[in-house]
Order: sequence, then structure tokens, then C1' cells
RNA sequence: GGUCGAACAGGGCAAACCACUCGUAAGGGUGGGACGCAAAGCUAAAGGGCCCGCGUGCUUAGGCGCCGGGCAGCCAGUUGCCGAC
Repeated sequence: GGUCGAACAGGGCAAACCACUCGUAAGGGUGGGACGCAAAGCUAAAGGGCCCGCGUGCUUAGGCGCCGGGCAGCCAGUUGCCGAC
């Protein structure tokens, strides 16, 4: 440096749900709580995807677009612990 995660060390994070709280919403924060996770660290500026509308254009409608916002525990990008080979 590459591939991998059966076992090792120190451990780390924390889904649903509940309380409080911010937000129109999606969703976020704090505390409790653990379904899971080897990147469940970081990045929403740039790529795909999904979700939302206190907005907006089109459409008979279903829906499509624009704008704005959200999700990194969807993919992706990027950095990285321990160990095995």
C1' cells in the first nucleotide's frame, strides 16, 4: 500500500418509540431509549435518488416543472481506528 471483517484491544454511534422544544411541513435539537452500524465519522457546495411546500407556473385530472427547504441510518464522494491475510 491492497483486500477483507471470523476472532482481538480501546471503545464509538444510536432506529423505532417517549418527553420537551424549533419548523407550515419534510425534518432538526436536547434528554431517555437501543433496532441496528466498520465508517451509522464528515460532505446536501458538485452527481444520482427520496421526502416536504408557509411558495409558484402548467395540466380536465393523475401529474410535471421552477424556486426554496430536508434526508449522509439510500447510493455516492472523502478521511479514518483495531486486527487478519
Molecule: c-di-GMP-I riboswitch aptamer
Organism: Planctomycetota bacterium